[in-house]
RNA sequence: GCCCGGUUAGGCAAAUGGUGAAGCCGCCAUCCUGAUACGGUGGUAUGUGCAGGUUCAAGUCCUGCACCGGGUA
Numbered sequence: 001g002c003c004c005g006g007u008u009a010g011g012c013a014a015a016u017g018g019u020g021a022a023g024c025c026g027c028c029a030u031c032c033u034g035a036u037a038c039g040g041u042g043g044u045a046u047g048u049g050c051a052g053g054u055u056c057a058a059g060u061c062c063u064g065c066a067c068c069g070g071g072u073a
Base pairs, nucleotide, nucleotide: 001072002071003070004069005068006067007066010025011024012023018056026044027043028042029041030040031039049065050064051063052062053061
């Protein structure tokens, strides 16, 4: 250089192009408790790498770029 895969919340991670982007861990509040543990409930977080394009509609498809991993002489 070329080829393949990936990038979603503080971490992990799901989502046939379809309308509120799941869940787990963490964190905060609260209930419970002798207890800041365990357990219950609620909440949290500008969350789809960046810039364009296609579409009535894009995390998802297309193009370029960036970064991570693998392959190749």
A computed fold for a 73-nucleotide RNA from a Chitinophagales bacterium, annotated as transfer RNA.
NCBI's taxonomy places the organism under Bacteria, Pseudomonadati, Bacteroidota, Chitinophagia, Chitinophagales.
The sequence is in RNAcentral, with records from ENA.
Rfam family: tRNA. It is annotated as a transfer RNA.